This is a predicted structure of a 153-nucleotide RNA (glmS glucosamine-6-phosphate activated ribozyme aptamer). It was read from a public genome assembly, where an Rfam model found it. Its Rfam family is "glmS glucosamine-6-phosphate activated ribozyme aptamer". By type it is a riboswitch. Of the family's consensus pairs, 87% are formed in the model. The coordinates come from a structure-prediction model, not an experiment, and the mean pLDDT is 78.
RNA sequence: AGUUCCCAUCUAGCGCCAUGCACCUGUUAAGGCAGGUUAACGAGGAGAAGGGUUAUCGAAAAUUCGGCGGACGCCCUUCCGUACAGUUCCCGUGCGAGAUGGAUCGGCAAAUAUGCAGGUAACUGCAAAACAAAUACGAUACAAGGGAGCAGA
Numbered sequence: 001a002g003u004u005c006c007c008a009u010c011u012a013g014c015g016c017c018a019u020g021c022a023c024c025u026g027u028u029a030a031g032g033c034a035g036g037u038u039a040a041c042g043a044g045g046a047g048a049a050g051g052g053u054u055a056u057c058g059a060a061a062a063u064u065c066g067g068c069g070g071a072c073g074c075c076c077u078u079c080c081g082u083a084c085a086g087u088u089c090c091c092g093u094g095c096g097a098g099a100u101g102g103a104u105c106g107g108c109a110a111a112u113a114u115g116c117a118g119g120u121a122a123c124u125g126c127a128a129a130a131c132a133a134a135u136a137c138g139a140u141a142c143a144a145g146g147g148a149g150c151a152g153a
Base pairs, nucleotide, nucleotide: 014069015068016067017066020065022037023036024035025034026033027032041058042057043056047079048078049077050076051075052074053073080096081095082094083093084092086150087149088148089147090146091145100143101142103140104139105138106137114127115126116125117124118123
């Protein structure tokens, strides 16, 4: 350095369900009682600290209702870093290590459904296929600072 095996990790659109709504089963003449089920589908996302905030994007058969906790979003302040085409520093502006902006084009999923298995059932697990948008990313052209010093001509 390579290969193989084992273990751990690969938790944040994430986890949970006390009281609700909904659904299922048993029971009851009924009201109800008991026990269960569901309760966000993926994509994307972190310089550090503090504060604020119901934190991005689309998919879906739309209870994905409601609630609790948390959170990589956004805004403000400070610090660090980076870009602003020699270089260093100061100020300013944008950005966050893939480190400028807006525009146009390109560009990426899972669930549902289906099949199989389990469950009395609500429902659950697994399998392979199709179909997004935003960000990132790629392409195109356009746009994107002042000052002081140093170096070079």